[in-house]
RNA sequence: GAGUCGGCUGGGUGGCCGCGGUACGGCAUCGACCGUAUCGAGGAAGGUCGGGACUCCGCAGAGCAGGGUGCUGGCUAACGGCCAGUCGGGGUGACCCGCAGGACAGUGCCACAGAAAGGAAACCGCCGAUGGCGGGCCUCCGGGUUCGCACAGGUAAGGGUGAAAGGGUGCGGUAAGAGCGCACCAGCGGCGGGGGUGACUCCGCCGGCUCGGUAAACCCCACCCGGAGCAAGGCCAAGCGUGGGAGACGAACGGCUCGUUCGGGUCUCGAAGGAGACCACUCCCCAGGUAGGCCGCUCAGAUGGAUGGCCACCCACGACCCCCAUACGGGGGUCCGGACAGAAUCCCGCCUACAGGCCGGCUC
Repeated sequence: GAGUCGGCUGGGUGGCCGCGGUACGGCAUCGACCGUAUCGAGGAAGGUCGGGACUCCGCAGAGCAGGGUGCUGGCUAACGGCCAGUCGGGGUGACCCGCAGGACAGUGCCACAGAAAGGAAACCGCCGAUGGCGGGCCUCCGGGUUCGCACAGGUAAGGGUGAAAGGGUGCGGUAAGAGCGCACCAGCGGCGGGGGUGACUCCGCCGGCUCGGUAAACCCCACCCGGAGCAAGGCCAAGCGUGGGAGACGAACGGCUCGUUCGGGUCUCGAAGGAGACCACUCCCCAGGUAGGCCGCUCAGAUGGAUGGCCACCCACGACCCCCAUACGGGGGUCCGGACAGAAUCCCGCCUACAGGCCGGCUC
């Protein structure tokens, strides 16, 4: 100098005015009053993402469905959180990142390109031993031998396509090839041994020569999950209305000091439906619930939501000017000027936002 990881801080002092809570005191005034004292936002109070306390509803137990979590060990009331580790990937390194169970339980999918995308495939290429076709030579006429074609066919070495083409290199082998055979390497599986609580790791032997990817596709496995949320919920409780009870009034009936049933009765007009007038339509008690109030609600504690504003000086930060010095720098003056953001039942986390400043570990 560049980088990486972690922690802290998030302007200070004073004055004046104002706001909310609490305590005490005051008053010809008793209240939305006055005075004094004291307390009054954050690292995220934010997003409301995960978990819990708390509350109400539901609930015999277990399972199904549905949802969530997913390497290992530990911490925690719990979590999708934290710590330590393992494995994989990146970086020279400090260090960083990882939705990190299972693809021999089953099913599906693998775009485009490509011949072929999973127990496969022949486009170019290679071969064409064998069979076929054609020619030459020989023949004891049965055939033999040789050359050509690329017809059948063989071939996964090479080219080409693709994110991915069924281990890699070499030798042998072959008509050409191929784990077809062998050696080494990589990987897989099994067994044995060492280390670790474990994930996992190291060593040795054996095996078939090798098994594609995808589960942020269905699915399988293991574990967890009842629902709603402080506008939860609890208590008190007007007015009007509703429901119930008792009594009164009126009418009808009866077995008539009373009981039962009904809510109207009387008069006038009118053919009737009906219209009008008069009388009665009262009072008390209870219930649920509404408005409203209190609790839930906190040493910040509102309940339309207080925690603010102004001034002065100082401290950072920035710009300009001057002086000293000149490699960075130091001093003075003027101006400017403080990030993100404001509790609402509480707690533990996560995520997101954040001007500037300070400290420490480590790496190149």
Bacterial RNase P class A from a soil metagenome, 364 nucleotides, folded computationally. Rfam family: Bacterial RNase P class A. The family's RNA type in Rfam is ribozyme. Of the family's consensus pairs, 93% are formed in the model.